[in-house]
Molecule: transfer RNA
Organism: Candidatus Kerfeldbacteria bacterium
């Protein structure tokens, strides 16, 4: 310095361009217990940035920025 992949919840993944981005772990709160834990029920919580295409963009295209590999 050139080229490939990759970034989605605390963490581990999912999601043909189209209903409210889903799931297990974890985490609150209830119910159950003498009490804790197991167990059952409801919640919070995520698309790395910043622009384009499109009637619609986690996905497509372009710079960033960060992480991994290759070659020099």
């Nucleotide at each position: 310095g050139c080229c490939c992949c990759c970034a989605u919840a605390g963490c581990u993944c999912a999601a043909u361009g189209g209903a409210u981005a889903g799931a297990g772990c974890a985490u609150u709160a209830g119910c159950c217990u003498c009490c804790g834990g197991a167990g059952c029920u409801a919640g919070a919580g995520a698309u790395a940035g910043a622009g384009g295409u499109u009637c619609g963009a986690u996905u497509c295209c372009u710079c960033u920025u960060g992480g991994g590999g290759g070659c020099a």